[in-house]
RNA sequence: CGACCAUCCAGAGCGACCGAGAGACCUGGCUCUACGACGUCGCAGCAACCCCCCGUACGCGGGUGCGGGUGCUACCGCCGGGAUCGAUGGAGG
Numbered sequence: 001c002g003a004c005c006a007u008c009c010a011g012a013g014c015g016a017c018c019g020a021g022a023g024a025c026c027u028g029g030c031u032c033u034a035c036g037a038c039g040u041c042g043c044a045g046c047a048a049c050c051c052c053c054c055g056u057a058c059g060c061g062g063g064u065g066c067g068g069g070u071g072c073u074a075c076c077g078c079c080g081g082g083a084u085c086g087a088u089g090g091a092g093g
Base pairs, nucleotide, nucleotide: 001093004090005089006088007087008086013043014042015041016040017039021032022031023030025082026081027080028079029078044073045072046071049069050068051067052063053062054061055060077085
């Protein structure tokens, strides 16, 4: 980078830095934001996709969160319509 599979109405915030937009795209709303949003970093937390443990009819079911790899921590991916896009994980080229 392209194709495949699964998930996307549960859950979980403080500090420092930065400085104007942000909540994926179009559109219409709604919301957050100089009492500092978004973002980055640190710490803390949440969850349980993979590792791990138990069982198995090998499809999967269950367990743990002490530990390893990720992820996530305003609003249902914020909502309706459009587009059928995006995000995360897994396996593989």

Source information: The prediction has a mean pLDDT of 85. The RNA shown here (SAM riboswitch aptamer (S box leader)) has 93 nucleotides and comes from Rhodococcus pyridinivorans. The RNAcentral record of the sequence draws on Ribocentre. NCBI's taxonomy places the organism under Bacteria, Actinomycetota, Actinomycetes, Nocardiaceae, Rhodococcus.